[in-house]
Context: one part of a larger RNA
RNA sequence: UGACGGGGACCCGCACAAGCGGUGGAGCAUGUGGUUUAAUUCGAUGCAACGCGAAGAACCUUACCGGGGUUUGACAUGUAUUUGUAGAGCGGUAAAAGUCGCUUUUCCCCUUUGGGACGGAUACACAGGUGCUGCAUGGCUGUCGUCAGCUCGUGUCGUGAGAUGUUGGGUUAAGUCCCGCAACGAGCGCAACCCCUACCCUCAGUUGCCAGCGGUAAUGCCGGGAACUCUGGGGGAACUGCCGGUGACAAACCGGAGGAAGGUGGGGAUGACGUCAAGUCCUCAUGGCCCUUACAUCCCGGGCUACACACGUGCUACAAUGGUCGGUACAGAGGGCUGCGAAGCCGUGAGGCGGAGCGAAUCCCAAAAAACCGAUCUCAGUUCAGAUUGAAGUCUGCAACUCGACUUCAUGAAGUUGGAAUCGCUAGUAAUCGCGGAUCAGAAUGCCGCGGUGAAUACGUUCCCGGGUCUUGUACA
Numbered sequence: 001u002g003a004c005g006g007g008g009a010c011c012c013g014c015a016c017a018a019g020c021g022g023u024g025g026a027g028c029a030u031g032u033g034g035u036u037u038a039a040u041u042c043g044a045u046g047c048a049a050c051g052c053g054a055a056g057a058a059c060c061u062u063a064c065c066g067g068g069g070u071u072u073g074a075c076a077u078g079u080a081u082u083u084g085u086a087g088a089g090c091g092g093u094a095a096a097a098g099u100c101g102c103u104u105u106u107c108c109c110c111u112u113u114g115g116g117a118c119g120g121a122u123a124c125a126c127a128g129g130u131g132c133u134g135c136a137u138g139g140c141u142g143u144c145g146u147c148a149g150c151u152c153g154u155g156u157c158g159u160g161a162g163a164u165g166u167u168g169g170g171u172u173a174a175g176u177c178c179c180g181c182a183a184c185g186a187g188c189g190c191a192a193c194c195c196c197u198a199c200c201c202u203c204a205g206u207u208g209c210c211a212g213c214g215g216u217a218a219u220g221c222c223g224g225g226a227a228c229u230c231u232g233g234g235g236g237a238a239c240u241g242c243c244g245g246u247g248a249c250a251a252a253c254c255g256g257a258g259g260a261a262g263g264u265g266g267g268g269a270u271g272a273c274g275u276c277a278a279g280u281c282c283u284c285a286u287g288g289c290c291c292u293u294a295c296a297u298c299c300c301g302g303g304c305u306a307c308a309c310a311c312g313u314g315c316u317a318c319a320a321u322g323g324u325c326g327g328u329a330c331a332g333a334g335g336g337c338u339g340c341g342a343a344g345c346c347g348u349g350a351g352g353c354g355g356a357g358c359g360a361a362u363c364c365c366a367a368a369a370a371a372c373c374g375a376u377c378u379c380a381g382u383u384c385a386g387a388u389u390g391a392a393g394u395c396u397g398c399a400a401c402u403c404g405a406c407u408u409c410a411u412g413a414a415g416u417u418g419g420a421a422u423c424g425c426u427a428g429u430a431a432u433c434g435c436g437g438a439u440c441a442g443a444a445u446g447c448c449g450c451g452g453u454g455a456a457u458a459c460g461u462u463c464c465c466g467g468g469u470c471u472u473g474u475a476c477a
Base pairs, nucleotide, nucleotide: 001477002476003474004473005472007471008470009469010468011467012466013465015461016460019425020424021423022422023421026316027315028314029313030312031311032310033309034307035306042053043052064302065301066300067299068298069297070296073126077125078124079123080122081121082120083119084118085117087104088103089102090101091100092099093098107116108115109114128291129290131289132288133287137285138284139280140279141278142276144274149188150187151186152185153184154183155164156163157162168179169178170177194268195267196266197265199236200235201234202233203232204231205230209225210224213223214222215221239262242256243255244254245253246252318418322377323376324375325374326373327372328371334365335364336363339358340357344353345352346351384415389410390409391408392407393406394405395404431453432452433451434450435449436448437447
């Protein structure tokens, strides 16, 4: 100087407390451990691994296993020799890949020798490796933590390591600001500058809008309008600016006015010096090591989907604030040409036929659902719940056996609110309700977004956890 303390002081955070809803019990989905297996590819492992890499394993993917093939190679560049139009068809062996044979076709320049493009064969340099080492590395990332810290120059003090500044008194979300001070300044962080959102003005007016006028059986459907909504450019607005109080005449704090918004308005992006030899050699790049008729590469089939069990994360429930049936409303944000696909018709349905319109403020996906109105069920393992299984189907796709999703009929398991323990959340939040998107032929209860309805509680900081500042002890560095 740090680190540590079941030392002290001060302060903060959904850290506790106060509340609301969960997890832990059940069934299922998914990941992991373990076990099994020819293989169940590999990585991730307290917080910070475990719906993680994987924004999507039937084949492919695929790295694993079994079997069948290839060896200048599936892919790149070059050299030498050689051959010629590499395409198509047929046949043998085949599961395919591959391999063997037969038939046929014949590029450009040039008079020709020849040259060029491209393909095959042979030979050689080489290719190739998701093989090892993340403890050789770059890059990227997680975490402490959006915590308020981390440092430097000069000066001063100290023999020196170092100290000072950065400590102190106030204050703040903040090393934020003020005051004081052997310090005076500065840098990286904080804040602001950026984006979205909340209010207003202005410009613009189609595909969007419709107040007033006219038309229509009716619909912004038409004439028209440029007001409104909206869209998207520009601008304004919030600064403790104003008033009162407290304070040290400071910084600031408390209350108030005005205002759409008030003291960082709400949200996002943004992550200092560093820590964990944290993670990744399987994104990529790369040193070293290793393989080179194989640890390379092609193909078919299988596996990654196994199942006495254990754990994590979720979904659905256990019902009446509910289930079922009928009727009536109201979104936002997205996506669409190998696409979205309307009306109409067929089917109980998944879906099929159909093909209008739309490269989309125009058309389509598209029905929002909770909600509201009415009817019914009456506390039951039920008209709750839907696992499992049987049968029949639909769709995608060469192909749904291993191993897809969905539909209909039948079946109708556990489950009556969950032990110890444990998680999230402070406001348009939690809870609850549906909608969209990426990936994607198909395959979400996951992920990323969107809006609808919309709470309770916070006395307080003694305690648990994490963190910051000062101080103290130490046989630790």

Background:
Model confidence (mean pLDDT): 83 of 100. The part of an RNA shown here (small-subunit ribosomal RNA, 3' major domain) has 477 nucleotides and comes from a metagenome. The full RNA is in RNAcentral, with records from SILVA. It matches the Rfam family "Bacterial small subunit ribosomal RNA".